[in-house]
Molecule: transfer RNA
Organism: marine eukaryotic metagenome
């Protein structure tokens, strides 16, 4: 000084207007079993803590964490 922090992991979120995918876990189907397929559920203090709005994942300020360069 730049970038990045969002679900167990890997990320998305368009100009501020109700948080999502894939994977993984779990239930179920299917199968002598297993595993592949399918079908469905659950899973979130958006890194903390202010501030601006009617409303913040988003916008400002401060800080923590991690990469990287100087």
């Nucleotide at each position: 000084g730049a970038c990045a922090g969002u679900a167990g992991c890997u990320c998305a979120g368009u100009u501020g207007g109700u948080a999502g995918a894939g994977c993984a876990u779990c239930g179920g189907a299917c199968u002598c079993u297993u595993a592949a397929u399918c079908c469905g559920c659950u899973g979130g203090u958006c890194g903390u803590g202010g501030g601006u709005u009617c409303a913040a994942g988003u916008c400002c300020c401060a800080c923590c964490u991690g990469u990287c360069c100087c």